Molecule: TPP riboswitch aptamer (THI element)
Organism: Deltaproteobacteria bacterium
């Protein structure tokens, strides 16, 4: 010495999907797959659909594949789904301040 890596506090940024059954006018209930995460309350509405806000849990926070855009994309498997892989050394994308363990470097001392 923020060079690796790991970790607390604040403060921030994200997503929230597929199907089967059932009641059933709205509006819901129960189950099944992935996955760290598919919760919950309000409100508005063009109403099983869609916005918008707050809580909660989970993830990420430039050491940046959390997530978004490409994308109604391409291949594969599924009953289906970003379910896998490709796209991706693409293009966005939300940081401040300690701790700790290694690493190197330098200056003393000593042999």
């Nucleotide at each position: 010495u923020c060079c690796u890596c790991a970790u607390g506090c604040u403060a921030g940024g994200g997503g929230u999907g597929u199907c089967c059954g059932c009641c059933u006018a709205a509006g819901g209930c129960g189950g099944a797959c992935u996955g760290a995460g598919a919760g919950u309350c309000u409100g508005c509405u063009u109403c099983u659909g869609g916005c918008a806000g707050g809580c909660a849990a989970c993830c990420c926070u430039c050491u940046g594949a959390a997530c978004c855009u490409g994308a109604u994309c391409c291949g594969g498997a599924u009953c289906g789904u970003g379910c896998c892989g490709g796209c991706g050394u693409a293009g966005g994308g939300a940081a401040g301040c300690g701790u700790g363990a290694g690493a190197g470097u330098c200056g003393c001392u000593g042999u």